RNAcentral holds the sequence, with entries from ENA and MGnify. Transfer RNA from a Candidatus Polarisedimenticolia bacterium, 71 nucleotides, folded computationally. Rfam family: tRNA. By type it is a transfer RNA. RNAcentral records the identical sequence in 3 taxa. The coordinates come from a structure-prediction model, not an experiment, and the mean pLDDT is 82.
Formats: sequence, structure tokens, C1' cells
RNA sequence: GCGGGUGUGGCGUAAUGGAAGCGCGCGACCCCUCCAAGGUUGAGGCGCGGGUCCGAUUCCCGCCACCCGCU
Repeated sequence: GCGGGUGUGGCGUAAUGGAAGCGCGCGACCCCUCCAAGGUUGAGGCGCGGGUCCGAUUCCCGCCACCCGCU
């Protein structure tokens, strides 16, 4: 330099054009003599910038980061 893949809350991981879910973790409350466990509830996320579309996490382009291969 070329090609391919992956970027989603603190961590792990779904969804696939039509309101972004789940588990763990975190906060509050309940339960319990206390802790743990359990129950209810809440906060927090689609790598960045453009484009297409009525509508983009999803499709297209560029960039960035990481991984793999070739040279």
C1' cells in the first nucleotide's frame, strides 16, 4: 500500500428500514434481626461525519479504532 471482518450503556450480547431488547453490574424501595439471596422500579447505549429515504442502528460514501490475510 491492497483486500476482508468487527465497532450497540460500566461489561457481555440481540435485533435489522417503522418507538433499541436481554443478562451481569449500578441507584432507590420492599422483604429479612443483619448480610447474602429474592421481589418491584429507575438511570445509562447504536464509533465519527455526510448521503438516500416519509422514516437509518440497519442501505450507500468517507474517516477513525481494533482484528485477520496479501504485498

The source organism's lineage runs through Bacteria, Pseudomonadati, Acidobacteriota and Candidatus Polarisedimenticolia.